Record summary: Predicted 3D model of a 275-nucleotide RNA (Archaeal signal recognition particle RNA) from a Candidatus Aenigmatarchaeota archaeon. Its Rfam family is "Archaeal signal recognition particle RNA". Its Rfam clan is "SRP clan". It is annotated as a non-coding RNA gene. The literature on the family includes a 2002 paper in Curr Opin Struct Biol by Wild et al., "Towards the structure of the mammalian signal recognition particle". Its family is annotated with SRP-dependent cotranslational protein targeting to membrane, signal sequence recognition and signal recognition particle, plasma membrane targeting in the Gene Ontology. NCBI's taxonomy places the organism under Archaea, Nanobdellati, Candidatus Aenigmatarchaeota. The RNAcentral record of the sequence draws on ENA. It is recorded under the gene name ffs.
[in-house]
RNA sequence: GCAGAGGAUAGGCUGGGCUGCUGGGCGUAGCCUGCCACCGCAAACCGUCUUCAUGGCGGAGCCGAAGCCUUAGGGCGGUCUCGGCGGGCAGCGCCGGCCCUUUCAUCCGACUGCGAAGCUCUGCCCUGCAGGACCGUUGGUAUGGUGAGCCAGGUCAGGUCAGGAAUGAAGCAGCCUUAAGCUGUGCUUGCGAUGCUUGCAGGAUACAAGAGUGGAGAAGGAAGAAAGGAUCAACCGGCGCUGCCUGCAGAUACCCACCGAGGGCGUUCCUCUGU
Repeated sequence: GCAGAGGAUAGGCUGGGCUGCUGGGCGUAGCCUGCCACCGCAAACCGUCUUCAUGGCGGAGCCGAAGCCUUAGGGCGGUCUCGGCGGGCAGCGCCGGCCCUUUCAUCCGACUGCGAAGCUCUGCCCUGCAGGACCGUUGGUAUGGUGAGCCAGGUCAGGUCAGGAAUGAAGCAGCCUUAAGCUGUGCUUGCGAUGCUUGCAGGAUACAAGAGUGGAGAAGGAAGAAAGGAUCAACCGGCGCUGCCUGCAGAUACCCACCGAGGGCGUUCCUCUGU
């Protein structure tokens, strides 16, 4: 001098970035990223440092001549912008469908020569006119029953009165007749009522009913076409525009954990062993 082993110390590590604050740098605060990445105290009207600033105070652990700083470059990841290919949502506009009417053709088809559709008539419905039936009621009328004690008429036993008598008078009961009244029945006039009914005329007419005519269709249903209509709306579909969100990969720029050739600083001391 070199190499190895051990020890000591200088030193280093125990995250980084952005925002914010600040003259500026850190920290507490917020956010992002990520690690085998410490503990305690205080700190946003803030704590601390001063370009040699990349915190202050106190403590602990690890590494240990390790390593730290810087950087070309790389780069997980992230952000902004741009455009491409899509997707979704919302709004607006347009078109069509959906909806309605009519027509056309097709299919099914209850029913149908024991007679379809169509046409005609009638009835069912409404109105008007004219009636009937029945019920109630007013008036009139006929008839029957009942029917006056005082206060209808007739006849008036008995009894009473007058009379010598004959007879006469009044007259109760009863009987008869009968007014008013009450009541039954019938006829008639008028009025009213009714889940009734007849005729005539007119009107309306979807359903269904009856008849005539007619001579083979047809109630209805399904989906289709055409024309017209409706559409403030709601729903469906398509196209376009606008806005928002989002997926895929891409480009530029920026940020960044981490890596990092090169460069800078440092590469010390002691002991032992070997050479």